[in-house]
RNA sequence: CGGAGUAGCUCAGGGGUAGAGCAACGCCCUCGUAAUGCGUAGGUCGCGGGUUCGAUUCCCGCCUUCGG
Repeated sequence: CGGAGUAGCUCAGGGGUAGAGCAACGCCCUCGUAAUGCGUAGGUCGCGGGUUCGAUUCCCGCCUUCGG
């Protein structure tokens, strides 16, 4: 100096009520288990300010991490 930080994990989303896959839990199915199918829960969007009617998103500072 630059990239990244969003669900337990891997990641989308770049101003207008936050999503997917996997994982977890419940149901269906099965003699039983797994798989499949259906559903449920889980997030102060790293922290603090600023701009805005409204910020995960834009701006500033800081922290963590990766690279130069």